The part of an RNA shown here (small-subunit ribosomal RNA, 5' domain) has 528 nucleotides and comes from Candidatus Dojkabacteria bacterium HGW-Dojkabacteria-1. The sequence was found in a public genome assembly. The coordinates come from a structure-prediction model, not an experiment, and the mean pLDDT is 83. It matches the Rfam family "Bacterial small subunit ribosomal RNA".

Context: one part of a larger RNA
RNA sequence: GGAUGAACGUUGGCUGUGUGCCUAAGGUAUGCAAGUCGAACGAUCCCUUUCUGAUUUCUAGUAACUUCGGUUGCUAGUUUUCUAUUUGGGAUAGUGGCAAACGGGUGAGUAACACGUAGAUAACUUGCCUCGGAGUCGGGAAUAGCUCGUCGAAAGACGGGGUAAUAUCCGAUAGUCUCUAUUUACUUUUAGUGUUUUAGAGUAAAGCUUUUGUGCUCCGAGAGAGGUCUGCGUCCUAUCAGCUAGUUGGUGAGGUAAUGGCUCACCAAGGCUAAGACGGGUAGCUGGUGUGAGAGCACGGUCAGCCACCAUGGAACUGAGACACGGUCCAUACUCCUACGGGAGGCAGCAAUUAGGAAUCUUGCGCAAUGGGGGCAACCCUGACGCAGCGACACAGCGUGGAGGAUGAAGGUCUUCGGAUUGUAAACUCCUUUUAUAUGGGAAGAAUAGAUGACUGUACCAUAUGAAUAAGGACCUGCUAACUACGUGCCAGAAGCAUCGGUGAUGCGUAGGGUCCGAACGUUAUCC
Numbered sequence: 001g002g003a004u005g006a007a008c009g010u011u012g013g014c015u016g017u018g019u020g021c022c023u024a025a026g027g028u029a030u031g032c033a034a035g036u037c038g039a040a041c042g043a044u045c046c047c048u049u050u051c052u053g054a055u056u057u058c059u060a061g062u063a064a065c066u067u068c069g070g071u072u073g074c075u076a077g078u079u080u081u082c083u084a085u086u087u088g089g090g091a092u093a094g095u096g097g098c099a100a101a102c103g104g105g106u107g108a109g110u111a112a113c114a115c116g117u118a119g120a121u122a123a124c125u126u127g128c129c130u131c132g133g134a135g136u137c138g139g140g141a142a143u144a145g146c147u148c149g150u151c152g153a154a155a156g157a158c159g160g161g162g163u164a165a166u167a168u169c170c171g172a173u174a175g176u177c178u179c180u181a182u183u184u185a186c187u188u189u190u191a192g193u194g195u196u197u198u199a200g201a202g203u204a205a206a207g208c209u210u211u212u213g214u215g216c217u218c219c220g221a222g223a224g225a226g227g228u229c230u231g232c233g234u235c236c237u238a239u240c241a242g243c244u245a246g247u248u249g250g251u252g253a254g255g256u257a258a259u260g261g262c263u264c265a266c267c268a269a270g271g272c273u274a275a276g277a278c279g280g281g282u283a284g285c286u287g288g289u290g291u292g293a294g295a296g297c298a299c300g301g302u303c304a305g306c307c308a309c310c311a312u313g314g315a316a317c318u319g320a321g322a323c324a325c326g327g328u329c330c331a332u333a334c335u336c337c338u339a340c341g342g343g344a345g346g347c348a349g350c351a352a353u354u355a356g357g358a359a360u361c362u363u364g365c366g367c368a369a370u371g372g373g374g375g376c377a378a379c380c381c382u383g384a385c386g387c388a389g390c391g392a393c394a395c396a397g398c399g400u401g402g403a404g405g406a407u408g409a410a411g412g413u414c415u416u417c418g419g420a421u422u423g424u425a426a427a428c429u430c431c432u433u434u435u436a437u438a439u440g441g442g443a444a445g446a447a448u449a450g451a452u453g454a455c456u457g458u459a460c461c462a463u464a465u466g467a468a469u470a471a472g473g474a475c476c477u478g479c480u481a482a483c484u485a486c487g488u489g490c491c492a493g494a495a496g497c498a499u500c501g502g503u504g505a506u507g508c509g510u511a512g513g514g515u516c517c518g519a520a521c522g523u524u525a526u527c528c
Base pairs, nucleotide, nucleotide: 001528002527003526004525006524007523008522009521010520013398014397015396016395017394018393019391020390021356026354027353028352030351031350032349035098036097037096040095041094043092044091045090046089047088052084058077059076060075061074062073063072064071065070104310105309106308107307114234115233116232117231118230119229120228121227124226125225126224129222130221131220132219133218134217135216136215137171138170139169140168146161147160148159149158150157151156177202178201179200180199181198207214208213235281236280237279242272243271244270247269248268249267250266251265252264253263254262284306285305286304287303288299289298290297291296311332312331313330314329315328334345335344336343337342362388364387365386366385370384371382372381373380374379401431402430403429404428411422412421413420414419436465437464438463439462440461441460445455472517473516474515475514476513477498478497479496483512484511485510486509487508493500494499
């Protein structure tokens, strides 16, 4: 000198773009953050429509009775109500499907194939999507919801009855599928891989809708995604020198989508190490960021890729995918409810709160855009995201007026008392209106035939008013740009270093003047 996720002190007008718990991976009240599909299914409820039936109100006719007011019966019409059927629509708990493994947060752990880079997979998997081929036949038994009952404070649980499906089971059919054996050819480093034969065994399916129909099953290919393995690279420490029994290798088995001591039985005695094993400390890695002429050094916040974790420790289930932040089970600590028998919970999601700290924001608006999930769609959900709010935290831009104006006014300061300086500075005259305030107009972002904007009456434009609303901070002995007076008297104090101050202090304090920067200026911390 440059830089910062900064903090502190003084000061503070506006706009845009970014950015904001670096500490306690401490604890959390409250709300929201993952749902959706009735075009898979039965059921319940609500609205609506048509016809018939019953019921009911009123009117007319008629008959009977009558206390002469009426009452009752029958017939016809009309209207109301109810039930059943029917048309159309809507809502919901449950079964079922897909999603919930993405998206979000954090950096505790990890010195490791974790990351980076270059490869390997002849050792592998892949829901949704795309393309191609083939198929979609027949039957059965349940179960939730519901209903009846029981237990419990609750959370919830149990039993009887009965019901549906794209839930579930059985059978049929099928090969270019799988497995076993067999035949043949080829490539590679080998187990093997592909092709051609033959024989045997085995496994499929689901409907819904009347639409551009969509789904389901099997096989093959693709895209994208993932698993595993390998070469090289990746901090400090020898005041850590030896480490290792599943340890190193083999055979066989088990296990996995898949190789492998991954696991097990048996056998052998190996394997690593001064090119630093083992141990200890520290740390997420990278693209990058800062600095520097570069080489390098330091760092890894925001954004992007990968990894790990989601109270602590462990485990599996479901599934194409998890050993799963807002799933399950067990244990532990903590918090809460309780009828004391027993239960509930996990903000390192967004806000918010408390604690810690020098220190870090709103319990905001919206799905309008982009993207994601579900759905044929309409649409629903989305604290991802888009916006707004707060903070001079950073960067960038703009403003706080411009021109003229000497009797060089007054006041201040200094003075050799003549004057000098503040100083064209002010006053005063003319001008402008960025900004401010008010009024009026008013977008783009919307993709479309049309509709649809949270931001937002925002940006922007026009008009009006009036210099009107807007300047400070540090420093002035040398390094280092900028000096005098008074006060103080090794005191009070200053200070980055050298040092300054003991009566003429340009170094302390105050004032005037000056220098530098400027909505900032200084200080502190850290890096180059």